The RNA shown here (transfer RNA) has 84 nucleotides and comes from an Anaerolineaceae bacterium. The source organism's lineage runs through Bacteria, Bacillati, Anaerolineae, Anaerolineales and Anaerolineaceae. Model confidence (mean pLDDT): 81 of 100. Its Rfam family is "tRNA".

RNA sequence: GGGGCAGUGGUGGAAUGGUAUACACGGCGGUCUUAAAAACCGCUUCCUUCGGGAUUGUGGGUUCGAAUCCCACCUGCCUCACCA
Numbered sequence: 001g002g003g004g005c006a007g008u009g010g011u012g013g014a015a016u017g018g019u020a021u022a023c024a025c026g027g028c029g030g031u032c033u034u035a036a037a038a039a040c041c042g043c044u045u046c047c048u049u050c051g052g053g054a055u056u057g058u059g060g061g062u063u064c065g066a067a068u069c070c071c072a073c074c075u076g077c078c079u080c081a082c083c084a
Stems, first nucleotide, its partner, number of pairs: 001080007010025003018064001026044006045054003057073005
C1' cells in the first nucleotide's frame, strides 16, 4: 500500500429500514433485619426550565423514516503484497 471485519451508556451486548439503549453485570435508593448478608422492588446514555430535547466513532448523502443502506474520513483487529 490492497482487501476484509468491527466501533452503540460505566462494562458485555440486543435491535440489520419502522418505539435505540432490550437483557445481563456493575452502581444508587428502598423494603425486610437489633444489625448485616441474601432475597425482592424502583432508578441507572447525556442535557433539561421536568414540558421536553439530543445521541449509535466523525462528517455528509438516500429515504416519509437510518444504529441498519451509500460516500469520505478516524481508530482497532485480521489477511495479502512490498521492504528488511